[in-house]
RNA sequence: UAAGCAAGCCGUUUGACCGCGUGGGAGACCGCGAGGAAAGUCCGGGCUCCAUAGGGCAGAAUGCCGGAUAACGUCCGGUGGAGGCAACUCUAAGGAAAGUGCAACAGAAAGGAAACCGCCUUUUAUAAGGUAAGGGUGAAAGGGUGAGGUAAGAGCUCACAGUCGGGCAGGUAACUGUCCGGACGUGUAAACCCCAUUCGGAGCAAGACUAAGAAAGGGCAUUAAAGGGGCGGCCCGUCCCGCCCAUGGUAAGUCGCUUUAGGCUGCCGGUGACGGUAUGUCAAGAUAGAUGGUCAUUAGAACAGAACCCGGCUUAUGAGCCUGCUUACAGC
Numbered sequence: 001u002a003a004g005c006a007a008g009c010c011g012u013u014u015g016a017c018c019g020c021g022u023g024g025g026a027g028a029c030c031g032c033g034a035g036g037a038a039a040g041u042c043c044g045g046g047c048u049c050c051a052u053a054g055g056g057c058a059g060a061a062u063g064c065c066g067g068a069u070a071a072c073g074u075c076c077g078g079u080g081g082a083g084g085c086a087a088c089u090c091u092a093a094g095g096a097a098a099g100u101g102c103a104a105c106a107g108a109a110a111g112g113a114a115a116c117c118g119c120c121u122u123u124u125a126u127a128a129g130g131u132a133a134g135g136g137u138g139a140a141a142g143g144g145u146g147a148g149g150u151a152a153g154a155g156c157u158c159a160c161a162g163u164c165g166g167g168c169a170g171g172u173a174a175c176u177g178u179c180c181g182g183a184c185g186u187g188u189a190a191a192c193c194c195c196a197u198u199c200g201g202a203g204c205a206a207g208a209c210u211a212a213g214a215a216a217g218g219g220c221a222u223u224a225a226a227g228g229g230g231c232g233g234c235c236c237g238u239c240c241c242g243c244c245c246a247u248g249g250u251a252a253g254u255c256g257c258u259u260u261a262g263g264c265u266g267c268c269g270g271u272g273a274c275g276g277u278a279u280g281u282c283a284a285g286a287u288a289g290a291u292g293g294u295c296a297u298u299a300g301a302a303c304a305g306a307a308c309c310c311g312g313c314u315u316a317u318g319a320g321c322c323u324g325c326u327u328a329c330a331g332c
Stems, first nucleotide, its partner, number of pairs: 001328006008321002014296005020033005035303001039314002042312005047203004054236004059199005064078005079093001080091004094194002099192002101188003116135002118131004144160005162184002164181007207255004217245004227241004260283001262282003265278005
């Protein structure tokens, strides 16, 4: 200098005038007022109600190990595998000897499956026996490569790697290293399935309070039983209860509503996610729904506007600044 990898900051600046919403104030006036994703509604909760809430079946979600967290399908650290020269990135990563299914066509044969061509032995020939090293088919063919051996061959024997099983050592563990064993059993579970763990529902239009209104009818039942209801489906248990049809009135206001598992900063602990701590610092609550306009100044401006509140994930996105690392070339 070029090409890359991994993070972080910011989300135009400053001043004046007028205007909008909200809190405090008797008033003058003072303070505050859309995001890194506020978006999607994909997960998890806080909170509210059903409700006193137990057992089982079905169903759903997660799926290597260890941690963090209120919790999660999130995050951190590691292990195995894949990609990349590397920095790094991705990972739907338990079980195929519990069972079932699927693998078209080709091929002799695709799982408790085989001998088409070929090679060897024997025979006058046919026929017969041995073989799976070579060839063909295929995504995949009775472990792989090489050597020896054999009538020709084959883990038949040996060497080196592989799968599986076992011993020892290291590690909390996933797993790694090493030694022994000829044991060699296709692949597929983001196919059904098995195993382990977890799981009530609905939602701020939840819900609570105040105010207002509440007119007249019809049918069934009224002993037991049956029946109905209790907010994912079914069963058991348990609790509560008269049911059905049509019609009329009210539907306004207040609370919920923002101090929270909160953010920032400093210090301490931890590899880290994060945790602890502080006489520190900061903070929108609308309800036909607030942030605008003018002037000057700075300048890089895309995606884009809170509606109960948080922790994540995913998606969209422009200009600028900054830190560390990898590779290549050149110079000192």